Predicted 3D model of a 111-nucleotide RNA (SAM riboswitch aptamer (S box leader)) from Fictibacillus aquaticus. Its mean pLDDT, the model's own confidence on a scale to 100, is 83. It matches the Rfam family "SAM riboswitch aptamer (S box leader)". Rfam links the family to the GO term regulation of gene expression. Rfam's curators write: The SAM riboswitch is found upstream of a number of genes which code for proteins involved in methionine or cysteine biosynthesis in Gram-positive bacteria.
RNA sequence: GCCUUAUCAAGAGUCGGGUUAGGAAUCUGGUCCCAUGAUCCCGCGGCAACCAUUUAUCAUUUGGUAAAAAGGUGCCCAUUCCAGCAGACAUACAUGUCUGAAAGAUAAGGA
Numbered sequence: 001g002c003c004u005u006a007u008c009a010a011g012a013g014u015c016g017g018g019u020u021a022g023g024a025a026u027c028u029g030g031u032c033c034c035a036u037g038a039u040c041c042c043g044c045g046g047c048a049a050c051c052a053u054u055u056a057u058c059a060u061u062u063g064g065u066a067a068a069a070a071g072g073u074g075c076c077c078a079u080u081c082c083a084g085c086a087g088a089c090a091u092a093c094a095u096g097u098c099u100g101a102a103a104g105a106u107a108a109g110g111a
Stems, first nucleotide, its partner, number of pairs: 002110007013044001015043004022033003027084004045076003050072002053068006080103001085100006
């Protein structure tokens, strides 16, 4: 890198050090952040609970439910920042709302 499944409207930094010009995945449009230092890296701090763990309970073949805790990950501006593709509805014909897809992110498993 590929495949499968689940989740993606909640939550968590006005911290310290380093770096230096763009950044918000990609392309287009919009919008936003940024020399009052963004982005990225390190430290400290924090959030959550996917997997694993422990306990209780139900089932009975290693599973369901609930709680705890935080070992493996992950995450800490804006809904995955919004739209783009398809469909439905509304419409002042500018567009808007909803559903789904695609793409992406994370976890767990697999070839």